[in-house]
RNA sequence: AAGAAUAGCUAGGGGAGCGCAUCGCUGAGAUUAAAUCGAAAGAUUUUAACCCUCAACACUUGAACCGGGUAAUACCGGCGUAAGGAAGCUGGAUGUUUUGAAA
Numbered sequence: 001a002a003g004a005a006u007a008g009c010u011a012g013g014g015g016a017g018c019g020c021a022u023c024g025c026u027g028a029g030a031u032u033a034a035a036u037c038g039a040a041a042g043a044u045u046u047u048a049a050c051c052c053u054c055a056a057c058a059c060u061u062g063a064a065c066c067g068g069g070u071a072a073u074a075c076c077g078g079c080g081u082a083a084g085g086a087a088g089c090u091g092g093a094u095g096u097u098u099u100g101a102a103a
Base pairs, nucleotide, nucleotide: 001097002096007090008089009088010087011053012052013051014050017025018024019023033046034045035044036043037042059084060083061082065078066077067076068075
């Protein structure tokens, strides 16, 4: 000087899908609670749970895409090592490795 995995802390990012609809499908997650707006349907914000944080599994875009399949849906595969996409610290580490100096 370098220093990986597992772990901890803090901070941050992230689908409201489809349907035959008291339920069913895929999925980690398809929405727990509250507030505000609204005549209602519903919308927004915060929050719980879950997943993810440098990336060839969070998620988004291309995409009203292509092939297959389904009751239907990125449901599966392709596109895709695509383009974007949210990280710092502690610890691991008084050890180890490399380089240099001195005896």

Predicted 3D model of a 103-nucleotide RNA (TPP riboswitch aptamer (THI element)). Rfam family: TPP riboswitch aptamer (THI element). Its family is annotated with thiamine pyrophosphate binding in the Gene Ontology. Model confidence (mean pLDDT): 75 of 100.